[in-house]
Context: one part of a larger RNA
RNA sequence: UUGGGUUUAAAGGGUGCGUAGGCGUCCUGACAAGUUUUAGGUGAAAUGCCCAGGCUCAACCUGGGAGCUGCCUGAGAAACUGUUGGGAUUGAGUACAGACGAGGUAGGCGGAAUUGACGGUGUAGCGGUGAAAUGCAUAGAUAUCGUCAGGAACACCAAUAGCGUAGGCAGCUUACUAGACUGUAACUGACGCUGAGGCACGAAAGUGUGGGGAUCAAACAGGAUUAGAUACCCUGGUAGUCCACACUGUAAACGUUGAUGACUCGCUGUGUGCGAUAUACAGUACGCGGCCAAGCGAAAGCGAUAAGUCAUCCACCUGGGGAGUACGCCGGCAACGGUGAAACUC
Numbered sequence: 001u002u003g004g005g006u007u008u009a010a011a012g013g014g015u016g017c018g019u020a021g022g023c024g025u026c027c028u029g030a031c032a033a034g035u036u037u038u039a040g041g042u043g044a045a046a047u048g049c050c051c052a053g054g055c056u057c058a059a060c061c062u063g064g065g066a067g068c069u070g071c072c073u074g075a076g077a078a079a080c081u082g083u084u085g086g087g088a089u090u091g092a093g094u095a096c097a098g099a100c101g102a103g104g105u106a107g108g109c110g111g112a113a114u115u116g117a118c119g120g121u122g123u124a125g126c127g128g129u130g131a132a133a134u135g136c137a138u139a140g141a142u143a144u145c146g147u148c149a150g151g152a153a154c155a156c157c158a159a160u161a162g163c164g165u166a167g168g169c170a171g172c173u174u175a176c177u178a179g180a181c182u183g184u185a186a187c188u189g190a191c192g193c194u195g196a197g198g199c200a201c202g203a204a205a206g207u208g209u210g211g212g213g214a215u216c217a218a219a220c221a222g223g224a225u226u227a228g229a230u231a232c233c234c235u236g237g238u239a240g241u242c243c244a245c246a247c248u249g250u251a252a253a254c255g256u257u258g259a260u261g262a263c264u265c266g267c268u269g270u271g272u273g274c275g276a277u278a279u280a281c282a283g284u285a286c287g288c289g290g291c292c293a294a295g296c297g298a299a300a301g302c303g304a305u306a307a308g309u310c311a312u313c314c315a316c317c318u319g320g321g322g323a324g325u326a327c328g329c330c331g332g333c334a335a336c337g338g339u340g341a342a343a344c345u346c
Stems, first nucleotide, its partner, number of pairs: 003318004007300002012314001014201004021194003025088007033081002035077008049065006091191001092188003095184004100179001103177007110154001115149007125136002162169002206247006216240001220236004258313006266291009295302002319346003328339004
């Protein structure tokens, strides 16, 4: 281990693919394993239960009965599950056509800005703050103009918008590449759903090697503040931030809401398609939002993108602390990650 639950009270795995397993559309034939009916066998005795009897009663003892929920065998039934044969098309997939988007990978290019270098103009301050100081500056700074270098990020467009399984994705352009969607209903004919293990992907930070280094900036230094100030503020500043390859594998990885399918009153905005002569109106499919009926909910709220009504499968929870700790095992270069208690205490 039942039951009851998992948006916010404990509880949905970070995400996908998928093995075993579980579950699975319509019609029809066969079989009879599950299922079911019936018959037979067996199901020791004692114990337990019911009835009766024996010790003066009871405990105890004796006899009888039911029962022993099970197993085995034969015969029958065939709705459902199963196995097998045949057929179907609505689930699923394919094809063709169309249109869509910051989906992905690699290359090329662009302008603004920051910083630096060089040159011109120019002179005493600049910078910074609540106020200051550290700092920079007559070896000419700040400001301004020109040229050059390098790195990183892409203002406006921009959206309450779009794409992606999630993480995530935004200048322009080229190549390669993935995709849902709509339409046709041509093809396959249940090929499906979920998914323990497993495999892959997985922000930021961090790690290894080699590059790169403009900005910003842990650590660190200095200046302030303060009773102190190992901070908040200021001036600097190294890892890092960027690239390649490899590792790490965690996040408030959140919609704090697992996946799939079916059903359930309306209003409204918006993205992309469709049919139509049509910019309008309305319809329809798939998305992204707002408000609500029923219903649900402890309430907040949810409400066809459900937290409503159902079905299948997986994951997880079971008072607080101790503790996501210890120990062991597995993984990792390390940092650490995964798994994961107990004593004790309230």
The prediction has a mean pLDDT of 87. Small-subunit ribosomal RNA, central domain from an uncultured bacterium, 346 nucleotides, folded computationally. The RNAcentral record of the full RNA draws on Greengenes.